[in-house]
RNA sequence: GUAGUGGGCAAGGGAAUCGCCGGGUGAAUCAGUCUUCGCGCUGUUCAUCCGGAGGAAAGUCCGGGCCACUUCAGGAAGAGGGCCGGGUAACCCCCGGGGGGAGCGAUCCCACGGAAAGUGCAGCAGAAAAUAAACCGCCUGACAUGUUCAGGUAAGGGUGAAAUGGUGGGGUAAGAGCCCACCGCCUGUUUCAGCAAUGAAACGGGGCAUGGUAAACCCCCCUCGUGGCAAGUUCAAGCAGUGGACCAUCCUGAUAAAUGUCCACGGGUAGAGCGCUGGACAAAUCGGGCAACCGCUUUGUGAGAUAGAUGAUUCCCUAAACAGAACCCGGCUUAUUGUCCACUACACUU
Numbered sequence: 001g002u003a004g005u006g007g008g009c010a011a012g013g014g015a016a017u018c019g020c021c022g023g024g025u026g027a028a029u030c031a032g033u034c035u036u037c038g039c040g041c042u043g044u045u046c047a048u049c050c051g052g053a054g055g056a057a058a059g060u061c062c063g064g065g066c067c068a069c070u071u072c073a074g075g076a077a078g079a080g081g082g083c084c085g086g087g088u089a090a091c092c093c094c095c096g097g098g099g100g101g102a103g104c105g106a107u108c109c110c111a112c113g114g115a116a117a118g119u120g121c122a123g124c125a126g127a128a129a130a131u132a133a134a135c136c137g138c139c140u141g142a143c144a145u146g147u148u149c150a151g152g153u154a155a156g157g158g159u160g161a162a163a164u165g166g167u168g169g170g171g172u173a174a175g176a177g178c179c180c181a182c183c184g185c186c187u188g189u190u191u192c193a194g195c196a197a198u199g200a201a202a203c204g205g206g207g208c209a210u211g212g213u214a215a216a217c218c219c220c221c222c223u224c225g226u227g228g229c230a231a232g233u234u235c236a237a238g239c240a241g242u243g244g245a246c247c248a249u250c251c252u253g254a255u256a257a258a259u260g261u262c263c264a265c266g267g268g269u270a271g272a273g274c275g276c277u278g279g280a281c282a283a284a285u286c287g288g289g290c291a292a293c294c295g296c297u298u299u300g301u302g303a304g305a306u307a308g309a310u311g312a313u314u315c316c317c318u319a320a321a322c323a324g325a326a327c328c329c330g331g332c333u334u335a336u337u338g339u340c341c342a343c344u345a346c347a348c349u350u
Stems, first nucleotide, its partner, number of pairs: 001346010012317007020052009030043004054322001058333002061331005066228004078224005083097005098112001099110004113219002118217002120213002130164001135157002137153006143146001165183006184208001185206009232274004241265006281300004286295003
């Protein structure tokens, strides 16, 4: 220098004008309210001060907190998970490790239990894709001597992602674990290392039986109640309902009903309040741990709307990307700008 791998950090800054949401203080004496008449409380307006989106706020794909329902518990069905150890509130997440795979390498990827419980499935090519199989070739035989027929043969060719272990020797008509040696594989036992997954070694048995596929059904083990802040909860006009009292169209008395007026009541709509942001919170020192993470102490308090604020215009630096909270957290995934560090391979220079 080129190509690449892993990780950290930041997420524009400044000026002017006009606005928006939340909170504090002050004013107006503008509106409402009161067994309390005081600017007491609430609202409105104005002034002033303080605060006001993200690393992904996104997708809503996992996991939890919280709330309601179910008396509680168990089961079925269904859904999901699946090497080991640790972390955590929990996880399909993270860290460390094992095994397998990709890459020259840094490093990355893996639904990583069971295919000798059973059922099913398999395009193209190929002779044959599973109780195996003979297209070419090789060998033997036949007689009709051929582009023939019958049989043997899985060593060679060819097809495929995959063709029943590899090399060498013996053997044979030609061949073949048919037999043997070594390697591989399967299986059993023991020892060693490790918490474990697993790894290593020794000895014995087996010529090798059991092709693939379980993000196909299925079997084994484990987990999961349902719905989600429009969850839910408190107060509560009007209308309707229930109960009580009162009134009377010439006068008086009695009774009943309707309407009306007043009072009370429960449920509850509009509406209002709570839920709502102080948290598995943040920062720093120290300590434990390989790490994820955990602990102690100190300090800090960092949006809270309800049709939904955090903006618009102009200019400069300097090119500002992806993108906007709605109950709150932990992850994953996706989108995206800049910058720094470490490492790998190759080339060149000293």
Overview
A computed fold for a 350-nucleotide RNA from a Spirochaetota bacterium, annotated as Bacterial RNase P class A. The RNAcentral record of the sequence draws on ENA. It matches the Rfam family "Bacterial RNase P class A". Rfam classes the family as a ribozyme. It is recorded under the gene name rnpB. The coordinates come from a structure-prediction model, not an experiment, and the mean pLDDT is 76. NCBI's taxonomy places the organism under Bacteria, Pseudomonadati, Spirochaetota.